[in-house]
RNA sequence: GUUCAUCUAAAAGCGCCAGGACUAACUCUGGACGGAAAAAAGGGUUAGUUGACGAGGUGGAGGUUUAUCGAUUUUUCGGCGGAUGCCUCCCGGCUGAAGAGCACAGCCGCGAUUCCUACUUUAAAACAUUAAGGCAACUUAAUGCACAAAGAGUAGGGAAUGCUAACAA
Numbered sequence: 001g002u003u004c005a006u007c008u009a010a011a012a013g014c015g016c017c018a019g020g021a022c023u024a025a026c027u028c029u030g031g032a033c034g035g036a037a038a039a040a041a042g043g044g045u046u047a048g049u050u051g052a053c054g055a056g057g058u059g060g061a062g063g064u065u066u067a068u069c070g071a072u073u074u075u076u077c078g079g080c081g082g083a084u085g086c087c088u089c090c091c092g093g094c095u096g097a098a099g100a101g102c103a104c105a106g107c108c109g110c111g112a113u114u115c116c117u118a119c120u121u122u123a124a125a126a127c128a129u130u131a132a133g134g135c136a137a138c139u140u141a142a143u144g145c146a147c148a149a150a151g152a153g154u155a156g157g158g159a160a161u162g163c164u165a166a167c168a169a
Base pairs, nucleotide, nucleotide: 014081015080016079017078019077020050021049022048023047024046025045026044027043028042029041053070054069055068059090060089061088062087063086064085091109092108093107094106095105096104100164101163102162103161113159114158115157116156117155118154119153120152121151127144128143129142130141131140132139133138
């Protein structure tokens, strides 16, 4: 250093890298000059670097894969795996003119029918400056700085089933 086994830690723009891009070393080709060497450009081998910036999102089981939103000097390309998405069923609940039961419709998993309006809800990277590491590509950290959308919350307004029995204000 590699392989196998065991244990521990670590996550969701999360993890990984064999394509690609970039860097370095060695090497090949290489016009003119024309004796040689060197240079631009290109190729090969080896070793590295890069490969998602935050906001938001988990009842259980199964299934499924291009699983929400925007920002960016846009390789944040491409690939693999996973994942709080989506679908079906199940458990327990909420709303549907007051309380109960059944069915139906739409929702919720400490919240709960749907539509419209207004307000609120610390964005981060990027960028700039600086320090450290590396031959370099780049990596880590600190300081400063501005700008989102979805979703959520608050307030107001509009719209929203049927049946059954009993009773109260």